The prediction has a mean pLDDT of 75. Bacterial RNase P class A from Gammaproteobacteria bacterium UBA3498, 379 nucleotides, folded computationally. It was read from a public genome assembly, where an Rfam model found it. Of the family's consensus pairs, 97% are formed in the model. Rfam family: Bacterial RNase P class A. The family's RNA type in Rfam is ribozyme.

RNA sequence: CGAGUCAGCUGGACAAUUGCUGUUUGCAUUUCUUCGAAUUUCGCUAGGCGAUUUUCGAGGUGGUAGAUAGAGGAAAGUCCGGGCUCCAUAGAGCAGAGUGCCAGGUAACACCUGGGGGGUGCGAACCCACGGCUAGUGCAACAGAAAAUAUACCGCUGUCUGUUUAACAGAAAGUAAGGGUGAAAUGGUGCGGUAAGAGCGCACCGCACGACUGGUAACAGUUCGUGGCUAGGUAAACCCCACUCGGAGCAAGGCCAAAUAGGAAUCCAUAAAUGUUGCUCGCAUUGGAUUCGGGUAGGCCGCUAGAGGCCUGUGGUGACGCAGGUUUGAGAUGAAUAAUUGUCCUCGACAGAACCCGGCUUACAGGCUGACUCGUUUU
Numbered sequence: 001c002g003a004g005u006c007a008g009c010u011g012g013a014c015a016a017u018u019g020c021u022g023u024u025u026g027c028a029u030u031u032c033u034u035c036g037a038a039u040u041u042c043g044c045u046a047g048g049c050g051a052u053u054u055u056c057g058a059g060g061u062g063g064u065a066g067a068u069a070g071a072g073g074a075a076a077g078u079c080c081g082g083g084c085u086c087c088a089u090a091g092a093g094c095a096g097a098g099u100g101c102c103a104g105g106u107a108a109c110a111c112c113u114g115g116g117g118g119g120u121g122c123g124a125a126c127c128c129a130c131g132g133c134u135a136g137u138g139c140a141a142c143a144g145a146a147a148a149u150a151u152a153c154c155g156c157u158g159u160c161u162g163u164u165u166a167a168c169a170g171a172a173a174g175u176a177a178g179g180g181u182g183a184a185a186u187g188g189u190g191c192g193g194u195a196a197g198a199g200c201g202c203a204c205c206g207c208a209c210g211a212c213u214g215g216u217a218a219c220a221g222u223u224c225g226u227g228g229c230u231a232g233g234u235a236a237a238c239c240c241c242a243c244u245c246g247g248a249g250c251a252a253g254g255c256c257a258a259a260u261a262g263g264a265a266u267c268c269a270u271a272a273a274u275g276u277u278g279c280u281c282g283c284a285u286u287g288g289a290u291u292c293g294g295g296u297a298g299g300c301c302g303c304u305a306g307a308g309g310c311c312u313g314u315g316g317u318g319a320c321g322c323a324g325g326u327u328u329g330a331g332a333u334g335a336a337u338a339a340u341u342g343u344c345c346u347c348g349a350c351a352g353a354a355c356c357c358g359g360c361u362u363a364c365a366g367g368c369u370g371a372c373u374c375g376u377u378u379u
Stems, first nucleotide, its partner, number of pairs: 001375010012344007020070008032060007041051004072350001076361002079359005084249004091281004096245005101115005116130001117128004131240002136238002138234002153179002155175003159171005187205006206229001207227005212221003253301004263292006272286004308327008345348001
C1' cells in the first nucleotide's frame, strides 16, 4: 500500500416563517357537561325520594397567550419467549406441538456464552436440523451381475470330455484378489499362503468391547488388554427415546353515561346441557342452542417509572451477576412531528410507535473508528 475477517458508532446539519399532537402555566367562561353544598316550585308510597329554578365551589370538553417534548436500528416479519388481563376454584390421561452434543446465563426461550465433535477457508474466522438405523416399517431414478435374507458381466484356477505340438471349445466345481458400472460394491496397506484366491494367517492402521489416565460432562488418549471381528446409506423418511407445553389475547379486560322490546318462535333439559384447542375421566354451575326482530356505536381507564437507560467499583474465560450513584417519558385513536426559503457538504439508504419487554430473521446509500489475517514493496 492492497485484499479480507470480526466488533462498534452514525444515519444529513444550521437558521427563519407558518402549521400539528401531548404536558404544563396564566387569562377568559361556552344557551355544553359531571360531582358536591345551598335554594325555588311540583309530585309521591310523606321515611325521604324523583323532577325542576337559581347561586357558589371543584373538574371535563372547547377558546386564547407563553414554555417545553415529539418515532427506529431495525419501529419491518408476526418467527419464538415472557410480563399483564380474562376464562377459573382447575386436576389427570390420551392425542397434538416443540426442542434434541455437554456445561452455564436469563423472567423465559428454538435465544446468548463457553467447551466437545463434524465441515469450509492459506488464514483471521465462519457454519451445523449434532439423540437412535442392532425395536420395526419404508426409500435409493439410471447404470450395473448385484444396492441388504445382497452378488458373478468380463476375468482367474485346477478336474473331465472333444480336437490337438502348443492351444481352443464345452460341462460341472472353486473364486471375489484384478477390471468394468455407479454418489456409494461392504475394512485399508504390506508379507506369507493357495490350484487360483479370500482376515485364510501375521504385522501395522481401522473397528468393537473392557480397563486405566485427564476432564463436572460431552469427549480425548504417542496407554494397555481381548477379539479376525465387520448386519452399508438415509430419520430435514414414517418411527423410537429423553425433556418441555392450559387456552385466548389490549379489537384482552374494566368504569360512566345514554337508548331499547325484561321481545317473539322452535329444540334439548339432571340418565341432560354448558364451562377459552380436540377426546375421555374428574370438578363446578343450572340452564343451553338456533332463527327472526329492536336499541347503542359516546366518554374515561388500561396507556407508559419499566425484568428501563447511563456511569463507577467488584466477581467471572465469557454470556452475565452483585453493590453504589445518576437520570427520565411519543402515548395518537380515520390515527400527531409537516410545508416554504436560505446556507453548508459526507449530496443523504432501508424506512413510521398503537400495551410493554428479551431475542431471532430480513432490508440498508454514504461516512467514521478499533483489533486481527493474508499478499506485495522498502528499511